[in-house]
RNA sequence: AUUGAACGCUGGCGGCAGGCCUAACACAUGCAAGUCGAGCGGAUGAAGGGAGCUUGCUCCUGGAUUUAGCGGCGGACGGGUGAGUAACGCGUGGGAAUCUACCCAGUAGCGGGGGAUAACUUGUGAAACCGGAUUAAUACCGCAUAAGCCCUAAGGGGGAAAGCGGGGGACCACUUGUGGCCUCGCACCGAUAGAUGAGCCUGCGUUAGAUUAGCUUGUUGGUAGGGUAAUGGCCUACCAAGGCGACGAUCUAUAGCUGGUCUGAGAGGAUGAUCAGCCACACUGGGACUGAGACACGGCCCAGACUCCUACGGGAGGCAGCAGUGGGGAAUAUUGGACAAUGGGCGAAAGCCUGAUCCAGCAAUACCGCGUGUAUGAAGAAGGCUCUAGGGUCGUAAAGUACUUUCAGAGGGGAGGAAAGGAUGAUGUUUAAUAUGCAUCAUCUGUGACGUUACCCUCAGAAGAAGCACCGGCUAACUCCGUGCCAGCAGCCGCGGUAAUACGGAGGGUGCAAGCGUUAAUCGGAAUUACUGGGCGUAAAGCGCGCGUAGGCGGAUUGUUAAGUCUCAUGUGAAAGCCCUGGGCUCAACCUGGGAACUGCAUUCAAAACUGUGUGGCUUGAGUACAGCAGAGGAUAGUGGAAUUUCUAGUGUAGCGGUGAAAUGCGUAGAUAUUAGAAGGAACACCAGUGGCGAAGGCGACUGUCUGGGCUGAUACUGACGCUGAGGUGCGAAAGCGUGGGGAGCAAACAGGAUUAGAUACCCUGGUAGUCCACGCCGUAAACGAUGUCUACUAGCCGUUGGGAUCCUUGAGGUCUUAGUGGCGCAGCUAACGCAAUAAGUAGACCGCCUGGGGAGUACGGUCGCAAGAUUAAAACUCAAAUGAAUUGACGGGGGCCCGCACAAGCGGUGGAGCAUGUGGUUUAAUUCGAAGCAACGCGAAGAACCUUACCAGGUCUUGACAUUCAGAGAACUUACUAGAGAUAGUUUGGUGCCUUCGGGAACUCUGGGACAGGUGCUGCAUGGCUGUCGUCAGCUCGUGUCGUGAGAUGUUGGGUUAAGUCCCGUAACGAGCGCAACCCUUGUCCUUAGUUGCCAGCGAGUAAUGUCGGGGACUCUAAGGAGACUGCCGGUGAUAAACCGGAGGAAGGUGGGGACGACGUCAAGUCAUCAUGGCCCUUACGCCCUGGGCUACACACGUGCUACAAUGGUCAAUACAGAGGGCCGCAAAGCCGCGAGGUGGAGCAAACCCCAGAAAAUUGAUCGUAGUCCGGAUCGGAGUCUGCAACUCGACUCCGUGAAGUCGGAAUCGCUAGUAAUCGCGAAUCAGCAUGUCGCGGUGAAUACGUUCCCGGGCCUUGUACACACCGCCCGUCACAUCAUGGGAGUGGGCUGCAAAAGAAGUGGCUAGUCUAACCUUCGGGGAGGACGGUUACCACGGUGUGGUCCAUGACUGGGGUG
Repeated sequence: AUUGAACGCUGGCGGCAGGCCUAACACAUGCAAGUCGAGCGGAUGAAGGGAGCUUGCUCCUGGAUUUAGCGGCGGACGGGUGAGUAACGCGUGGGAAUCUACCCAGUAGCGGGGGAUAACUUGUGAAACCGGAUUAAUACCGCAUAAGCCCUAAGGGGGAAAGCGGGGGACCACUUGUGGCCUCGCACCGAUAGAUGAGCCUGCGUUAGAUUAGCUUGUUGGUAGGGUAAUGGCCUACCAAGGCGACGAUCUAUAGCUGGUCUGAGAGGAUGAUCAGCCACACUGGGACUGAGACACGGCCCAGACUCCUACGGGAGGCAGCAGUGGGGAAUAUUGGACAAUGGGCGAAAGCCUGAUCCAGCAAUACCGCGUGUAUGAAGAAGGCUCUAGGGUCGUAAAGUACUUUCAGAGGGGAGGAAAGGAUGAUGUUUAAUAUGCAUCAUCUGUGACGUUACCCUCAGAAGAAGCACCGGCUAACUCCGUGCCAGCAGCCGCGGUAAUACGGAGGGUGCAAGCGUUAAUCGGAAUUACUGGGCGUAAAGCGCGCGUAGGCGGAUUGUUAAGUCUCAUGUGAAAGCCCUGGGCUCAACCUGGGAACUGCAUUCAAAACUGUGUGGCUUGAGUACAGCAGAGGAUAGUGGAAUUUCUAGUGUAGCGGUGAAAUGCGUAGAUAUUAGAAGGAACACCAGUGGCGAAGGCGACUGUCUGGGCUGAUACUGACGCUGAGGUGCGAAAGCGUGGGGAGCAAACAGGAUUAGAUACCCUGGUAGUCCACGCCGUAAACGAUGUCUACUAGCCGUUGGGAUCCUUGAGGUCUUAGUGGCGCAGCUAACGCAAUAAGUAGACCGCCUGGGGAGUACGGUCGCAAGAUUAAAACUCAAAUGAAUUGACGGGGGCCCGCACAAGCGGUGGAGCAUGUGGUUUAAUUCGAAGCAACGCGAAGAACCUUACCAGGUCUUGACAUUCAGAGAACUUACUAGAGAUAGUUUGGUGCCUUCGGGAACUCUGGGACAGGUGCUGCAUGGCUGUCGUCAGCUCGUGUCGUGAGAUGUUGGGUUAAGUCCCGUAACGAGCGCAACCCUUGUCCUUAGUUGCCAGCGAGUAAUGUCGGGGACUCUAAGGAGACUGCCGGUGAUAAACCGGAGGAAGGUGGGGACGACGUCAAGUCAUCAUGGCCCUUACGCCCUGGGCUACACACGUGCUACAAUGGUCAAUACAGAGGGCCGCAAAGCCGCGAGGUGGAGCAAACCCCAGAAAAUUGAUCGUAGUCCGGAUCGGAGUCUGCAACUCGACUCCGUGAAGUCGGAAUCGCUAGUAAUCGCGAAUCAGCAUGUCGCGGUGAAUACGUUCCCGGGCCUUGUACACACCGCCCGUCACAUCAUGGGAGUGGGCUGCAAAAGAAGUGGCUAGUCUAACCUUCGGGGAGGACGGUUACCACGGUGUGGUCCAUGACUGGGGUG
């Protein structure tokens, strides 16, 4: 885009067209083919006329009308359907051996006889029907005549007919109103010609399957005959053995064919409704009759199935005609009107018949047209929706105002479709004629189903008339609510797991519109079967390789021919349709006139370039001869040495062998090793080479014989002999198979030993088939260059093998050429990778192959094979991908370079003990919550007895403990008492304040009400902020340019160097940004300034003693400002660079030490319980208050610590040296008391002044003597101190007593590189009290680093990848379960069909010794010809039997496959 559509929702009108696609299933009822009385015999007998009389009847005449029968013509057309048919069925173009009723033209006739038979009547029978008697014809049969007819032996022979109607002047006959006769008309008969229709033959075209390859006996042809309208094996007899087929016979499946229709730019593809042409069929099968025509839809006979009637003896029927019914189905209409028109049949005609046809009815089924109002109207109404609360939007939409009236409705008017026909008259013609018939004209009459027609006028009133789908992208159109991987959507991608533009609803919007969507189907897009117009190195795809048949294609030249090709013309290509152009319906759809077109086929004429045919010659393609050359080319016979093994003999002794390490194994019966000899089999080191040969597989010692191919050179010869190659045929690695040999080594299977969780493996020791030979099979490989063969052309450069030519300087030489074999590279090609004269370039010829992935190279069938198996080769079902090349990452038990307390080297720990603390688990009313590898676990918590507190139990409150606002009352506040666990409740004392414009106001308290408060309730996966981590790792990017189809690349890679993407050099890149570094703080040296509370050298004073005092600024120090360090200098190395190494000087040297500082990003990392915050949830409770309890539990497990296990130590005594901090709700001195914790006391200090505060390790001395101790201090008992409302659950400390485990810690694991580790004490925050934790401070103060192989982490480059949620990835197979389709299967059921032999209705043909018989012939007794019946025979339908083939369905069980 389309449809003969269907379904869902909706539905105003008209025009026009189409309407059982399914069950060729079965059919009730009505209708669909009759007509002619001017062919015939009967029957019927109106009007009119006449007669009789009984005056309302009968008879006669008359013949209108009607018709069962005989007869004629028509029922072979028209109408329906598409079952069958793959065919001369259809389409198209030709052809000869034919027929043709009615029609037309001309021609010749129409004479005379005869015998029957329906109807009617009668009889039997339910009916259908049957028997007897009688009769007519345009029915039937002869006789005559006859041709331009037929037959013929060419002499001859055969051979037809029918009448009817109208009129009539003469003439004739008689039955006296008819006939003869004449004439007109219609019929009839013979032959000819035409037209129309039909039959037959034939070229070409006409679906799929080769998993259908051979088919055929009347088959193919001939002769003769029969038959037919006619040719012909159409049929029969005889003869011959043919005919068809790879250009697809036969078989199977499917199917009516065409003009056309739909689609498409076209070529094509799909289709064959309506309309038109042809064919076939008429319940199924068979058959003939009649006829001009049938093997006959509404005819006959027979058989079968089905239905109906019956008196059981027998009969009837055929909607695939129009309506209609049942059934089937998703689905398809009225048992309508009329012959008015068009057409058909009959008739002389009027006319009759006509479900053909014309109309109407039904359904939006399609196409086309019209309408459902128009203009104005902002308060932007109400209402809905939304909202950032302002607004926005529906929206000029509505209302309102002013108009209009198509369509529908009502009333009225009103064409066209009508031409005929009839009557009368006129003219012409026919005729003897004024009859008749025919033709023309005139007048009159007269025919409409549709139809209440089309159309026109009038009336009324906006009045009666809008829906459907969609709104994530494709694809035009967005928000809210509900839902919460549910319900659901979905054409593809996909959406939905609590903020859904995707589900459902709503508002809004978009699209189309009396329709809109969905489903189904066809074409297009799809160059996705590629003729136009594709491909095959890696995506699917080159046969493993040759030879060669058919076929296809083929060098150059001269004539010829005209098959292909091409030109003009002619015939045909039906009409309709499509296209163009006119016309008619108001337009359009629709109808109609004309044209063009129908790309085709045939005939004829002309052309001769190209292809073809045939002909002559040619040599370039191809081949032959000659002379050479290289070679693992092949076959076969022989020969050789090295090595392994075995055997024999000698020497010799304890191991050998093997591995990562071992063991099995061999060996004292003498191995291994070694020497000599022998045997046997297999393979041929070095040479050896992207070297050679071969078609491929493949070929490797040497020699002989036989043999194939290639290359080179120069001449001669043949003369296109060529290329490719479906089928076919040959070769074809390894493994495997058969027979017979052989068997050294190696070695599937197998055995043993190891390894391992296991190890049916890798490793080891053995070892059989096999490997080898001969003969025969198999026929496959990643048989690969993943690249078919042949030919021609298209820049170069460098190797190498074989040959040839030429030059000279004769060499390991140069140049050229040819046949191979390699590397790089231009153009070009390619998706890219890459290929590139050995093409994957540019062209030609031929063959093979491909068409999404899986199922599957599988099943079934065929062929081959001994088998293994090979070859050919599907479908159901299932998925939305599978694949190629390249890119960026990530990863690798890949590679290279480098770094880090990463390892190593060291020191000290943890893991074992006791305790502290955190976590898990368990328990509990509650043990609140969070943190979870590193990067949770002395973490949030810098400090849970109450409080904290979020948890639990119990008791209270409900505008609330807290905020804003309103109203009322009251200053605020405060004293005391009672009840209660307290919150709280009740009572009570004191108190009346501040500002004021005098109205009131502000703060605070209480009461009341509504808005609201409140929530440590949920979501860190809705968020902000903050933080951890990789990681203080050196990275992460951008602009412009360039390269690439693109993703991307380059820069950022490379060479050096650095702690560093730090710097230098190079460079299709040049620059820049965030990071690094530096700038900041602190510490180390010096200087300047300043000098109290700090300092005290010099001067002075004083003390038992002390910077204590006067004074001083020198020093220390304090705290401000500067200086200093930059690879600056020297030497070397390096590339003259960057930089590195060493040195000097310096307090400090290469970043001096430390800190703060954390790129782009990763982990949906952590936190809604710091805070903030969206959404959700609770609101007399998930909020608030109080008391008590809990967070402190305890079979257990883990993390982090403290104290130890002791002599480098413990204890006692004495003596010395810090730094940094804190202090008024505070630090607290001296003094006194207490063993002590502490108490008392209260000087001093808001602190360089006073206090905390006497640092400890250290040093000196004494003691202990290796022990569960004079170590260790847990635990427990007792007594106390302090803080605090309060130490029971549950604080710290002191004293006395008690004195547990523990004697240095398994596997494993942590920290640290210098003022560091280790060790020692001191302080602070939090804090009423409570550190073994945390954060700081100083004292003492080491060891080691060879180095980067390994472990972990990281950076850069490179490589592979089937990963991208990125290796914690991806992913394979079995098994279990569910489900789906399918193969096999003992079989079973059915369809179609072959063959064989029987059988044989009706019918036709043949025969006929039976029976019967009108016409004609006859010699008239009779007989004959002919015919009918009967019988028989040939053919044959249905049905039956036997045996095959094939297809479908089904089947216990079973095989694999798909999906989850």
Molecule: small-subunit ribosomal RNA
Organism: uncultured prokaryote